[in-house]
Context: one part of a larger RNA
Molecule: large-subunit ribosomal RNA, domain IV
Organism: Ignavibacteria bacterium
RNA sequence: CCGUGGUCAAGGAACUCGGCAAAUUGACCCCGUAACUUCGGGAUAAGGGGUGGUCGCCUAGUGCGACCCGCAGAGAAAUGGGCCAAGCGACUGUUUAGCAAAAACACAUGUCUAUGCCAAGCCUUUAAGGCGAUGUAUAUGGACUGACACCUGCCCGGUGCUGGAAGGUUAAGAGGAGAGGUUAGCCUUGAGAAAUCCUGGCAAAGCUUUGAAUCGAAGCCCCAGUAAACGGCGGCCGUAACUAUAACGGUCCUAAGGUAGCGAAAUUCCUUGUCGGGUAAGUUCCGACCUGCACGAAUGGUGUAACGAUUUGGUCACUGUCUCGACCACGGGCUCG
Numbered sequence: 001c002c003g004u005g006g007u008c009a010a011g012g013a014a015c016u017c018g019g020c021a022a023a024u025u026g027a028c029c030c031c032g033u034a035a036c037u038u039c040g041g042g043a044u045a046a047g048g049g050g051u052g053g054u055c056g057c058c059u060a061g062u063g064c065g066a067c068c069c070g071c072a073g074a075g076a077a078a079u080g081g082g083c084c085a086a087g088c089g090a091c092u093g094u095u096u097a098g099c100a101a102a103a104a105c106a107c108a109u110g111u112c113u114a115u116g117c118c119a120a121g122c123c124u125u126u127a128a129g130g131c132g133a134u135g136u137a138u139a140u141g142g143a144c145u146g147a148c149a150c151c152u153g154c155c156c157g158g159u160g161c162u163g164g165a166a167g168g169u170u171a172a173g174a175g176g177a178g179a180g181g182u183u184a185g186c187c188u189u190g191a192g193a194a195a196u197c198c199u200g201g202c203a204a205a206g207c208u209u210u211g212a213a214u215c216g217a218a219g220c221c222c223c224a225g226u227a228a229a230c231g232g233c234g235g236c237c238g239u240a241a242c243u244a245u246a247a248c249g250g251u252c253c254u255a256a257g258g259u260a261g262c263g264a265a266a267u268u269c270c271u272u273g274u275c276g277g278g279u280a281a282g283u284u285c286c287g288a289c290c291u292g293c294a295c296g297a298a299u300g301g302u303g304u305a306a307c308g309a310u311u312u313g314g315u316c317a318c319u320g321u322c323u324c325g326a327c328c329a330c331g332g333g334c335u336c337g
Base pairs, nucleotide, nucleotide: 001332002331003330004329005328006327007326008325010323011322014321019318027051028050029049030048031047036041038147052068053067054066055065056064057063058061069073081316082315083314084313085312086311087310088308089307093105094104110144111143112142113141114140115139121131122130123129148303149302150301151300153233154232155231158230159229160226161225162224163223164222167221168220169219173215174214178210179209180208181207182206185202186201187200190197191196234252235251236250237249238248261295262292273289274288275287276286277285
């Protein structure tokens, strides 16, 4: 000097990002116990008192009374600190084996959707086979939400899904008008006595290369429905007998212009917004306001008892966290031997 453990005057969080760490509390018995509440809880709430030994008594107990000892009686060890307010998540659970345990995941609940059984969906080489299920719509699969309470507004124009089938478009296929190539043959230039050969043109059938009209499903266009489907939910101007504001009016645009509730919020840039509370002093916190840069209703909205090794603020108790350091024990280091 380091580590582990222990003690401390006075003060008691002045430490620090933050009471991190430590201390306090602690067992059993008795008394007593608030707001709130889903009436179960909250609750060991909080806050008090007691605890050893001997003798006696009876109602025989966790009893009563008397006396005695110690600094100390749950005589050691083990063995909750408490309270207030707010955020998030209802809860018990689950998770990043080895930096994250949470507000993330799950969850009971709710809703939508698919599926009538050889079910849908899934595994598999398209098969066989299997799961679903020895189940049958109070079932099974998929998606979202996430206890409970009160609720869940408007928009179907876009995208998706479902339904429709009149019209438009449309593949393979059917169809085959016509066109091109080839060519028997025919006409023809030239040579030849002729046979025949050469040049140019026309051209049947067949073969072949193409090929228009026309017919032709789903889909798409089209017509409806559907938002607890993906999603979306305006601007400008004027107006009341102080001022200010605008219940009201005008106008443009839109598929429709954000309803209830909440709101400087896990969301607010400006911002330490403004006001109130708490402090001597508060960028945090709590309660309001609303000017919501850029909340908002199952990508759920707002509340909420209980719960949480959760996050934030405050408070009592307590303390070497600190003022400010000191000492002790053990272990290590270092120095000497």